[in-house]
Context: one part of a larger RNA
Order: sequence, then C1' cells, then structure tokens
RNA sequence: CGUAGGAUAUUUGAGAGGACCUGACUUUAGUACGAGAGGACCGAGUUGGACUAGCCGCUCGUGUACCGGUUGUGGCGCCAGCUGCAGCGCCGGGUAGCGACGCUGGGAUGAGAUAAGCGCUGAAAGCAUCUAAGUGCGAAACUCACCUCAAGAUGAGAUAUCCCAUACUAAGAGUCGUGGAAGAUGACCACGUGGAUAGGCGGCAGGUGGAAGGUCCGAAAUGGCCGAGCUGAGCCGUACUAAUGACUCG
Repeated sequence: CGUAGGAUAUUUGAGAGGACCUGACUUUAGUACGAGAGGACCGAGUUGGACUAGCCGCUCGUGUACCGGUUGUGGCGCCAGCUGCAGCGCCGGGUAGCGACGCUGGGAUGAGAUAAGCGCUGAAAGCAUCUAAGUGCGAAACUCACCUCAAGAUGAGAUAUCCCAUACUAAGAGUCGUGGAAGAUGACCACGUGGAUAGGCGGCAGGUGGAAGGUCCGAAAUGGCCGAGCUGAGCCGUACUAAUGACUCG
C1' cells in the first nucleotide's frame, strides 16, 4: 500500500515445511518344518542405540555485584576490625538464570490409490491364459493421518462483537513511562494510581557456615555463649519511590 467504511478478537486451510530410523532380549516354541543337525513365519511383551523437541524436580557444570578461608603488599594513626591491588590474587562452596553428562516426550496407528509380484473370472484362440472387457490382494516409496507455519490464497476467505458522519472526533491504536524466561534495533508480552510493572521495604525459601563486639574457661593457641552474621537474580506480601500531566493518529 492492497484486501472498496474503520476496528478488536477468534478462525477455515489453498499451499509450504518438519517428522518418517533401527538393534537385542523374553514369549509364542525347541512348536511348525526336518531322518537328524538345526530351526521359523504370524502374533504378544521388555529394554536399548542414534536422532529430535521440550524442561531444570533429580545429578553434574557455570554462576567475575552471594558467603567463607587464606598469601604478599598499600591504606584507614596503632591493636582489633575493615578495605584497594595482585588473572574473581589464590582456594572451598553456591541461589536464580543458562546448560548437558541430567529428566520427560516423539517417530504410534489406521485409511486410500498403487509398484514389482500373487490372484479371480475370462475371451480373442471350443483348450489354455492375471487382461483384451471386468475384478481382488499387495511396499519404509505416493495421498491422507501426526507436528508447525499459512488469506499478498491480489482467487486477498469466514465468524463474533464494537464504532461512527467531518471533529483538537468514535471504536481503536500509537507516542511516553515502569518492566519482562521477549529482545541486536524494530517487534512481542505485562503494567501505568480504579495500580503490585520495576525498585525499595517486610517475611520466607535457597546459599554460605558460626559475624562484629562483649563476656567465660585457658599461660596461650584455640574454644563456648551462637544455625550466628551476611546474603544477586527466587516465592509471598506491602503503594514508600517511579509509572504524572499530556500529546498524536484514527
């Protein structure tokens, strides 16, 4: 811009893409078959491999604004306690998120029309013949079925609802702001005081692992009082702060 009014929501599916894999074992059954040796079809179940999608309860990894230990050196006058730098100084752990080595699911089933092939009926050609007329079965291939996209499908579809008559308009949308498991930017999603959107604050999970100060035992090191202190992203709450006012399109 179009889809001959403007919108919001929900859709149909022409068409397109994805997927389509496979082993072993148990059983049927040591059955059918076979002199024996050997040894099934069909069917029922179990468990894997690779591939793939999703997820983070478990396990493991990361987690440089979390906690602790510790070395050297500088600073806060000194002790104590902190703090800068040294690859996050080094080391031990680790929430959320992200991830795989972890977890869950998937390739199931059926139908249609067929290929090679196997038939039925059957003439030409009194026989025979699956084929000439007619008719059936038959494969991971094909068309559906499963998953995703999809009306610019210009062949521009459908349904429900809303809104208006020329204006600083209506329905509706945008700008702007607070943000987000959304994200390069647009976009998308939530919220904007009639509000829990983010921050703060309170509580609770989770992490670290027993703060400082004081006091007690001890000569001291250390230990007790003490699941203490600190704590990022998590959960629940709470308007304290910021989402004001307003503008634009239609």
Predicted 3D model of a 250-nucleotide part of an RNA (large-subunit ribosomal RNA, domain VI) from Hymenobacter daecheongensis DSM 21074.
Rfam family: Bacterial large subunit ribosomal RNA.
Model confidence (mean pLDDT): 89 of 100.
The RNAcentral record of the full RNA draws on ENA and SILVA.